[in-house]
């Protein structure tokens, strides 16, 4: 210098004009009381009370506020009990309020490497499926090989027919009964036997564990479980339009069901409560609260490989309810392009993203102009 890997961070700055939401009550405004004097229907000062309309002061989006994909807090419901159904997760250990998240490992795969990716339990519990091809996709004989019997003739290492053996060879296929080799074996073959390799099982060593190393043992019937299923563990449901309070309305009617159980009940059943319920039609639909100080942020110390945890200090950073944080504009910054210049630089033009809180929080995923920092790997060059 080039190519790359991992992690973290920023994502405009300073003004002008006129706007928006919230808070405060120092100023302000309104009222009352007292008091001053230059006696004000436009007065000064002090105290008290009220208001937030106008003015004043203070605060006012994000790293993703987004998707709503997970998890939790909170709230209500039948108090959350049992069973069935259903859903989710799925190597191991740890972290956490919890997770499908995070960290550290194991195994497999990719890369020269830094490093990255993996729903990664069970295929002798059972079922299903495996296109096309192929005889056969689960136990199958098409060709071939071998044996036996019969028949035939041109009598042979022959042909035909029948029975049986064989997965070694051919052929099909992504995949064919662990693989390769064997002048071992056999009628021909075959883990039948032998060597090596892959896997399983047993024993022993190491590790909390996933797993790994060694020895022994011919034990070896494909794949698929992001198909059903089995196993283990987890999950009650609905969501701030949850819910609470105040105010207002619920008049008079018509039809139907119901203690042989309506309805509560929102998967179903058990269980629990137990008299009203449903339809038509009519009425009401305004305000307050929940609401933001929280598993909160930053700094530092200690423990831990880390995720994270604990102690201490400091800080307070939106709260609307048709929904504010917007609009126009000046200068600067940053990036790109053109021109001028040997160069420092000058000048003109363009761009400045994705996006917008709505109960809160932890994650994940997705979008993003432009830029910064740290560590690491490989290659080339120079010393």
């Nucleotide at each position: 210098g080039g190519a790359g890997c991992a992690g973290g961070c920023c994502g405009g700055g300073c003004g002008g004009c006129g706007g928006c939401g919230g808070g405060c009550a120092c100023c302000g405004c309104c009222g009352c009381u007292g008091u001053g004097c230059u006696g004000g229907u436009u007065u000064g000062c002090a105290g008290c009370g009220g208001c937030a309309a106008a003015g004043g002061c203070c605060c006012g989006a994000g790293g993703a506020a987004a998707g709503u994909c997970c998890g939790g807090g909170c709230u209500c419901c039948g108090c959350a009990g049992g069973g069935c159904a259903g859903g989710g997760u799925g190597c191991u250990g740890g972290g956490u309020a919890a997770u499908u998240c995070c960290c550290a490992g194991c195994g497999g795969g990719g890369g020269c490497a830094a490093c990255c990716c993996c729903a990664g339990g069970g295929a002798u519990a059972g079922g299903g499926c495996c296109a096309c091809a192929g005889a056969a996709a689960g136990a199958u004989a098409c060709c071939g090989c071998c044996c036996c019997g019969g028949c035939g003739c041109g009598c042979g290492c022959c042909g035909c027919c029948g029975g049986g053996g064989u997965a070694a060879g051919g052929g099909u296929g992504c995949a064919a009964c662990g693989g390769u080799g064997g002048c071992g074996g056999c009628a021909a073959g075959a883990g039948c036997c032998c060597a090596c390799c892959a896997g399983g099982c047993g024993c022993g060593g190491g590790g909390c564990g996933a797993c790994u190393c060694g020895c022994g043992u011919g034990c070896u019937a494909g794949g698929u479980a992001a198909c059903c299923c089995c196993c283990a563990c987890c999950c009650g449901g609905a969501g701030c339009a949850a819910g609470g309070c105040c105010a207002c309305g619920u008049a008079g009617g018509g039809g139907g069901a119901g203690a042989u159980g309506a309805g509560g009940c929102g998967g179903c059943c058990c269980g629990c409560c137990g008299a009203u319920c449903c339809c038509c039609g009519g009425g009401u639909a305004g305000g307050c609260u929940g609401c933001u100080g929280g598993a909160g942020g930053c700094c530092c110390c200690a423990g831990g490989c880390a995720a994270c945890u604990g102690a201490g200090g400091c800080c307070c950073g939106a709260g609307a309810g048709a929904g504010a944080u917007g609009g126009c504009u000046g200068c600067c910054g940053c990036c790109c392009c053109g021109c001028c210049g040997c160069a420092g630089g000058g000048u003109g033009g363009g761009g400045u993203a994705c996006a917008g809180a709505a109960c809160c929080c932890g994650g994940c995923u997705u979008a993003c102009a432009g830029g910064c920092c740290u560590g690491c790997u490989c290659c080339c060059g120079u010393u």
Description
A computed fold for a 383-nucleotide RNA from an Armatimonadota bacterium, annotated as Bacterial RNase P class A. It was read from a public genome assembly, where an Rfam model found it.